The part of an RNA shown here (large-subunit ribosomal RNA, domain V) has 594 nucleotides and comes from Roya obtusa. Its Rfam family is "Bacterial large subunit ribosomal RNA". Rfam links the family to the GO terms ribosome and structural constituent of ribosome. The source organism's lineage runs through Eukaryota, Viridiplantae, Streptophyta, Zygnematophycidae and Roya. RNAcentral holds the full RNA, with entries from ENA. The coordinates come from a structure-prediction model, not an experiment, and the mean pLDDT is 80. The gene name in the source record is rnl.

Context: one part of a larger RNA
RNA sequence: UCAACGGCUAGACGGUAAGACCCCGUGCACCUUUACUAUAACUUUGCAGUGAUAGCUUUGAUUGAAUGCGUAGGAUAGGUGGGAAGUGUUAAGAUUUCAGGCUUUUGUAGUUUGUUGUUUUUCACUAAUCUUGAAAUACCACCCUUUCGUCAUAGGAUAUCUAACUGGUAAAAAAAAUGAGAAAUUUUUCAGGACCCUGCAUGGCGGGUAGUUUAUCUGGGGCGGAUGCCUCCUAAAGAGUAACGGAGGCGUGCAAAGGUAGGCUCAAAUUAAUAUUAUAUUAGUUUUAGAAUGGAAUGGUAUAAGCCUGCCUGACUGUAAGACUUACUAGUCGAACAGAGACGAAAGUCGGCCAUACUGAUCCGGGAGUUCCGUGUGGAAGGGCUCUCGCUCAACGGAUCAAAGGUACGCCGGGGAUAACAGGCUGAUGACUCCCAAGAGCUCUUAUCGACGGAGUCGUUUGGCACCUCGAUGUCGACUCAUCACAUCCUGAAGCUGAAGAAGGUUUCAAGGGUUCGGUUGUUCGCCGAUGAAAGUGGUACGUGAGUUGGGUUUAGAACGUCGUGAGACAGUUCGGUUCCUAUCUACCGUUGG
Numbered sequence: 001u002c003a004a005c006g007g008c009u010a011g012a013c014g015g016u017a018a019g020a021c022c023c024c025g026u027g028c029a030c031c032u033u034u035a036c037u038a039u040a041a042c043u044u045u046g047c048a049g050u051g052a053u054a055g056c057u058u059u060g061a062u063u064g065a066a067u068g069c070g071u072a073g074g075a076u077a078g079g080u081g082g083g084a085a086g087u088g089u090u091a092a093g094a095u096u097u098c099a100g101g102c103u104u105u106u107g108u109a110g111u112u113u114g115u116u117g118u119u120u121u122u123c124a125c126u127a128a129u130c131u132u133g134a135a136a137u138a139c140c141a142c143c144c145u146u147u148c149g150u151c152a153u154a155g156g157a158u159a160u161c162u163a164a165c166u167g168g169u170a171a172a173a174a175a176a177a178u179g180a181g182a183a184a185u186u187u188u189u190c191a192g193g194a195c196c197c198u199g200c201a202u203g204g205c206g207g208g209u210a211g212u213u214u215a216u217c218u219g220g221g222g223c224g225g226a227u228g229c230c231u232c233c234u235a236a237a238g239a240g241u242a243a244c245g246g247a248g249g250c251g252u253g254c255a256a257a258g259g260u261a262g263g264c265u266c267a268a269a270u271u272a273a274u275a276u277u278a279u280a281u282u283a284g285u286u287u288u289a290g291a292a293u294g295g296a297a298u299g300g301u302a303u304a305a306g307c308c309u310g311c312c313u314g315a316c317u318g319u320a321a322g323a324c325u326u327a328c329u330a331g332u333c334g335a336a337c338a339g340a341g342a343c344g345a346a347a348g349u350c351g352g353c354c355a356u357a358c359u360g361a362u363c364c365g366g367g368a369g370u371u372c373c374g375u376g377u378g379g380a381a382g383g384g385c386u387c388u389c390g391c392u393c394a395a396c397g398g399a400u401c402a403a404a405g406g407u408a409c410g411c412c413g414g415g416g417a418u419a420a421c422a423g424g425c426u427g428a429u430g431a432c433u434c435c436c437a438a439g440a441g442c443u444c445u446u447a448u449c450g451a452c453g454g455a456g457u458c459g460u461u462u463g464g465c466a467c468c469u470c471g472a473u474g475u476c477g478a479c480u481c482a483u484c485a486c487a488u489c490c491u492g493a494a495g496c497u498g499a500a501g502a503a504g505g506u507u508u509c510a511a512g513g514g515u516u517c518g519g520u521u522g523u524u525c526g527c528c529g530a531u532g533a534a535a536g537u538g539g540u541a542c543g544u545g546a547g548u549u550g551g552g553u554u555u556a557g558a559a560c561g562u563c564g565u566g567a568g569a570c571a572g573u574u575c576g577g578u579u580c581c582u583a584u585c586u587a588c589c590g591u592u593g594g
Stems, first nucleotide, its partner, number of pairs: 001594007010586003014581002022415004027411002029407004035212005042204002045201005051161004056156003063149004068144001078143005085126004092120004098114006165192003215227003224244001228250006251396001252294001253353002258312007266290001268286006292301002295358001297356003316339004322333003328397001341350003364390007372383002422469001423467001424465003428462001430458006439449002476551001477549003481543001482540005489514003492509006516530005557575004561570003
C1' cells in the first nucleotide's frame, strides 16, 4: 500500500413518515356561548274537526210597569207640544153596531134575547185662581234619567249530559272470522268528554338541533397600536417617493367671520402727561411686520388677504373654451356667453370665506318638481328625468339588512416566503486585554487598587437579523467514551513587591501529566459534608440518543389554584404516560494474505 474477513457506529445534514410544533389558506371538522340567522320541542291566542240542556250574566231591540224631593208653593212639579173639560157610578127611555133563536113572500123583511156606542138622568173625584223660568197625573201625544219584568239574537263564564273525540300500563267478559302463533280488527261493557287531542294561522321562549361568521397590516404570530383626510420634516434645490420613521391637526365654524364701495395700519420698546404700578388713556420717537388671519402646520399677505363703516345677498339659474392632477373611479382651477341681480360716480368686482383638511361610491327608500313612459284605448298604479334627504358603511373603494369564541381530540393543503433547537452574519449586551491617571495606598499615581473617559480582542451569555434546513438537522440533564484551545486550578521556571523568614499579592513563560468521593434537587448551576498538590475556564450541532437512559420539558387521562358565562386556558403546580433501524460507502480497530 492493496484485498478479504471480523468488529465499531463518528460522518454520509444516514433510513423511516409531502413536520404533529409555528405561521399561512376569505381550507375542514367537532365543541362552546348573553356571536348572527333559522328551527324541533314547549307555550299564548284565534278558527276548524265541535254537539245538547239549564239557570246566571253582558249587549241590543220590542213591549209593559214604575221612577224624578233646591227655594217659593196646598205638595216628591222629569221635559216639550196640544188642550177645556175628563173619569167612575145609579136608574130608565130613545137610537146604533154585532151575534143567536123564531116567523117568512127569502127582500139586511118582521119579531125577540144578549152585547156595544151616543144622548138624557143620580152621586162622587180632578181641573183654570195663589206661587213658578216652566202648569197640571183633568185628558192626549212624543220623549229623557234610573229600576224591574217579558220576548228575541249574539257573546261570556259555570254546571250537567252523550253522540263526535280519547283510553300502549283503567279494567273485565264473551264469541266468531283470517292466521302456525302473537299482535291487530269487529261487537258488548267501563271511564273521561266537547275538555283533551289534531290541523291551519299567530306572539313568546328556544345551543335541544342546524347552517355560518369571527378582517388586515405586523422585522414569526399573539398582546398592544394602526386602518379615511390635512400640514411639515425625512425627500437627495422640477413632480413623485417607503418604514410599527420624527412632529401635529380634521370629522367643523360663520347670516357674518360672505359681496361690494370707502377708509385705516399692526406688535414691541421707550419718553412725557404721571405725583402712582407690571395695567388703562392720550401725545411723540424707534420700528418691514418682530402683529393679525375663527381653528393645526406650512406657504402667503402692509398696494394688504389684517382692522373699521355704509349698503346689500353673487353662500345666484343655464352653460363652458382650455388646463392641472390622474391606473380607474374621483379631485382641482377656469376666461367667456345668456338670464335675473348687489355694490360703486365710473372703470369694474361678485358663481361664499388668504390657500391647502372639515369626508363616503352603488343599491334601496322618502320629499319637491316635471311638455317623459303608461302592456287593446282613456285614466290610474308604477317607473324615468331634474333638485334634494336618509350610512363613526371610521376595517372610511364601503363583501350581508343581519355574525363571537375553543380545540392538548384534532384533520387537510402549503411554507424554511415565517417562529421555537442548532449553525451562519453581527457583536448592542457579555467575557477578557490595553491606553490616560483624578484619587486610595502615613509620604508616594502605577507593590496593590483605580473614578471620569478612550482603544481593542474573543465568539462561551442575553440578544438582533431571518441566510441553509418545515417531501423532519430528535430537544435539557445523567451515563459511557472522549478530543482540542489556553484567558493555567495543581505540579515546573522567572520579574516586581508596601518580598526579613515562612506564608502571600501581582505579572511573565509553560498545555507534559493530573484535576476526588458523597447528601439534597430532573436539574446544568448552586448549597452542604469529607478529603486532596489541585478539585481550572471554555470549544467540539450548549461533543456524544442509527451508543444507553428518559428524571425534566412537550400529545392524548386526571386533579388543584387562578382566569373565563362557557368550550377551555396558564415559561403555575401535581400523579401517569410505546425511545424503531439486520451497516451499503467513508472513517476507525483487529486478523489473515499479496